[in-house]
């Protein structure tokens, strides 16, 4: 100087005007008043796990049916992370991991070859594939696949914020039906068990409004100890949207970053020409948008940037 590899942070900033939706103030009843404050993400996406809430439900037992797989850890929990063993790929730095079992039992393989679970070609021998050799293939009286189905351990109610409490209005305590104390209903599949009174179809009518869940957390951020690490302890300090046909946006100037030409200057060189600063003139600026809420993992991302290591190459 160059090309990997691992772990990070940024992905726009500023001001003017004009508009929005929440708080809270203040002023009076005006969201058609005023004033501050704050207002999309590193993934908000997937809806793939795994939770916390919330119902079903006195919620249990069995079995189906699903995950999960060396070993010690960390977490609230996980199919997540972390560290080691073992295995692949890479010269390396590091990456992946489908990691329990083939004497419980099925199943599945291209070509070559006679044949790939019991088959059996050629040659010798032998009463006999009985004994020895050869030929095809990775492998023939033996392997391989369990990311094939199984078996082992070890784990799993269900269903979701449109979950679901309340509250106000309002209709027709409408009308036919059908199951049920001989037990319906009551978990998405079966049986058991349990609890005990309604469940359900179908036409017809009203209403479809509003509050709460909803944002203070298994929160964040700093130092300081413990640990290889993952992350855990303590101390201190923050308060970062809560919309509901869906706010958070638009407009206009300046810069910042970034590609292309151009010119100026400045350093290195013999030159060709390289690095640096500066102007200018045209572009461009990724991937993308909460809707309960959190911890993972996956998928997408123009471009900048930090730090640790590896390998190649050249100079001292």
């Nucleotide at each position: 100087g160059g090309g990997g590899u691992g772990a990070g942070g940024c992905g726009g900033a500023c001001g003017g005007c004009c508009g929005c939706a929440a708080u809270g103030a203040a002023c009076u009843g005006g969201u058609u008043u005023u004033c501050a404050u704050u207002g999309a993400g590193g993934a908000a996406a997937g809806u793939c796990c795994g939770g916390a809430c919330u119902c079903c439900g006195a919620a249990g037992g069995g079995c189906g049916c699903c995950g999960u797989a060396g070993c010690a850890g960390g977490u609230a929990a996980c199919g997540c992370c972390u560290g080691u063993c073992c295995g692949c790929c890479g010269c390396a730095a590091g990456g992946c991991g489908a990691g329990g079992a083939u004497u419980a039992g099925a199943g599945c393989a291209a070509c070559a070859g006679a044949g790939a679970c019991g088959a059996g070609c050629c040659g010798a021998u032998u009463c006999a594939g009985u004994u020895c050799g050869g030929g095809u293939g990775a492998a023939a009286c033996g392997g391989g696949c369990a990311a094939u189905c199984u078996c082992u351990a070890c784990g799993g109610g269900g269903a979701g914020u449109a979950a679901c409490a309340c509250c106000a209005a309002g209709u027709a305590a409408g009308c036919a039906g059908u199951c049920u104390u001989u037990g319906a209903c009551c978990c998405g599949g079966c049986c058991c068990g349990g609890u005990g009174a309604g469940a359900c179809u179908g036409c017809g009518g009203g209403u479809a409004g509003g509050u709460g869940g909803c944002u203070g957390g298994a929160g964040g951020c700093u130092u300081u100890g413990c640990g290889c690490g993952a992350g855990c302890a303590a101390a201190g300090u923050c308060c970062g949207a809560g919309a509901u046909g869906a706010a958070u946006g638009g407009u206009c100037g300046u810069c910042a970053c970034u590609g292309c030409g151009g010119c100026u200057u400045u350093u290195c060189g013999a030159a060709a020409g390289g690095a640096g600063a500066g102007c200018c003139g045209c572009g461009g600026c990724a991937c993308a948008g909460a809707a309960u809420c959190c911890g993972g993992c996956u998928u997408a991302u123009a471009g900048c940037u930090u730090c640790a290591g590896c390998c190649c190459g050249a100079c001292g």
Model confidence (mean pLDDT): 77 of 100. The RNA shown here (Bacterial RNase P class A) has 316 nucleotides and comes from Candidatus Duodenibacillus intestinavium. A source record names the gene rnpB. It matches the Rfam family "Bacterial RNase P class A". By type it is a ribozyme. Taxonomically the source falls in Duodenibacillus (Bacteria, Betaproteobacteria, Burkholderiales, Sutterellaceae). The sequence is in RNAcentral, with records from ENA.